[in-house]
Background:
A computed fold for a 72-nucleotide RNA from a Minisyncoccota bacterium, annotated as transfer RNA. The source organism's lineage runs through Bacteria, Bacillati and Minisyncoccota. The RNAcentral record of the sequence draws on ENA. Its mean pLDDT, the model's own confidence on a scale to 100, is 81.
RNA sequence: GCUCUCAUCGUCUAGUGGUUAGGACACAUGGUUCUCAUCCAUGAAACAGGGGUCCGACUCCCCUUGAGAGCA
Numbered sequence: 001g002c003u004c005u006c007a008u009c010g011u012c013u014a015g016u017g018g019u020u021a022g023g024a025c026a027c028a029u030g031g032u033u034c035u036c037a038u039c040c041a042u043g044a045a046a047c048a049g050g051g052g053u054c055c056g057a058c059u060c061c062c063c064u065u066g067a068g069a070g071c072a
Base pairs, nucleotide, nucleotide: 001071002070003069004068005067006066007065010025011024012023013022018055027043028042029041030040031039048064049063050062051061052060
C1' cells in the first nucleotide's frame, strides 16, 4: 500500500428495514432474613462519528476514526 472482518447499557452479548433496542452479569431501591449472603420484585443504563438511499435505517451504501486478520 491492497483486501477482508468487527464497533450496541459499566462488562459480555441478541437484534438481516417498521415493536418502548432485548437478555445475562454487575449497580441502585424495596421485600425476605436478627444481620450478611442467597432468593424475589422493581428501576436506571447503550446503537463509534458524518453523509446518502428509503415513506421508514442499529440494520443497506459511501467516507472518517479505532481494533483485528491476511497478502505484498
Description:
Rfam family: tRNA.